Context: one part of a larger RNA
RNA sequence: ACGAACGCUGGCGGCGUGCUUAACACAUGCAAGUCGAACGAUGAACCUCCUUCGGGAGGGGAUUAGUGGCGAACGGGUGAGUAACACGUGGGCAAUCUGCCCUGCACUCUGGGACAAGCCCUGGAAACGGGGUCUAAUACCGGAUAUGACACACGACCGCAUGGUCUGUGUGUGGAAAGCUCCGGCGGUGCAGGAUGAGCCCGCGGCCUAUCAGCUUGUUGGUGGGGUAAUGGCCUACCAAGGCGACGACGGGUAGCCGGCCUGAGAGGGCGACCGGCCACACUGGGACUGAGACACGGCCCAGACUCCUACGGGAGGCAGCAGUGGGGAAUAUUGCACAAUGGGCGCAAGCCUGAUGCAGCGACGCCGCGUGAGGGAUGACGGCCUUCGGGUUGUAAACCUCUUUCAGCAGGGAAGAAGCGCAAGUGACGGUACCUGCAGAAGAAGCGCCGGCUAACUACGUGCCAGCAGCCGCGGUAAUACGUAGGGCGCAAGCGUUGUCC
Repeated sequence: ACGAACGCUGGCGGCGUGCUUAACACAUGCAAGUCGAACGAUGAACCUCCUUCGGGAGGGGAUUAGUGGCGAACGGGUGAGUAACACGUGGGCAAUCUGCCCUGCACUCUGGGACAAGCCCUGGAAACGGGGUCUAAUACCGGAUAUGACACACGACCGCAUGGUCUGUGUGUGGAAAGCUCCGGCGGUGCAGGAUGAGCCCGCGGCCUAUCAGCUUGUUGGUGGGGUAAUGGCCUACCAAGGCGACGACGGGUAGCCGGCCUGAGAGGGCGACCGGCCACACUGGGACUGAGACACGGCCCAGACUCCUACGGGAGGCAGCAGUGGGGAAUAUUGCACAAUGGGCGCAAGCCUGAUGCAGCGACGCCGCGUGAGGGAUGACGGCCUUCGGGUUGUAAACCUCUUUCAGCAGGGAAGAAGCGCAAGUGACGGUACCUGCAGAAGAAGCGCCGGCUAACUACGUGCCAGCAGCCGCGGUAAUACGUAGGGCGCAAGCGUUGUCC
């Protein structure tokens, strides 16, 4: 010094912090939705008209499953794996991509056929389907036009080696778009630039082990091809025989890395919990799909282990999200409140969602602050302990007197955090909290360790190498300052000790 634990003890508050072990298994609830101003459908309340009083027509749009769009690749968790361009730091990409956002230029023309939902039939215990038929779109597919793209030829300029640039010229090839509207707007397409994010490559740096000394066949390089946004043995065919290594290759062990944290005068040593950045993983292993972005924690497929349902034909699942349960363990919390704020997704907006977040709860786990009273008070009371029996000590300590009222308690008042949004009314989880005022009464609040030396603090009794103590030296066998108890003392104090680990 600590993410601590254990023993004894425990008044309050603020701020932090809390599975270090089984990346063990998980009941239950919640953690990612949203848009009707993209679309067809469904059409409640209500309004108007008609009525044979049954209702009918028109308007209206609550509600919702579906098609479609955006999001779901963020946010949150964990540290298993990884000794590696994983990380840190400094560079490179003339070898690259980038949805939403910003800037600039140009455009938004014209057609078509389907599929859900719905309706009908039907399979299955369920999960989930199958067939027929109808239909819309910002869904899907043609045609037109287009600076741009690609190929070839030519020209100009430039650089950093491969090379790059020009809205350069010509020819050819194949390429865009979408509408909605409350009429204010919101969108769509192409190109160029920006911003942000990402990908790849390189120099240097950071563990142990030689009781691991040789390692390597896609291996090292080349050519052609493939693949990617992109370089590259990344992949493939052929060719060559290379490449790495005592400056430690290869193997084994251990480990997420860093900003930082702890210690130390520093150099250094140890650590990587909380917070922040990066990486990796999501039951185990593998794979791709969609997409601007994933090889995707709460998506899909396959295999495996495990658990559950079943009508035995077949299905369902993945808390290393927040709570919570069992288990393991010396040991680590509530199945809480709210979207009021900050931030995120969707939406023109209202708003909806948000276990991110803001708060509350539990734990002296840590740090800090406060209190458990203050002043006076000596025949130095009683009691306790010791005693040479004179007394000493506990000790101004108590009683008693005079005060004060923090914290806790009771009562009254009572926020800021609210910017915004909404026509307006209104809108705070925390919270009747913080804070302010008043009331009562010293009233409710002290323990733990130690006292042989190191090391601050000594006597009595009990015990008698017993019972016991102990960090080291060592104490105890009849006067033990070392064991046990008591009185006294010393040290810390809502803590005090012990254990563990690091300096």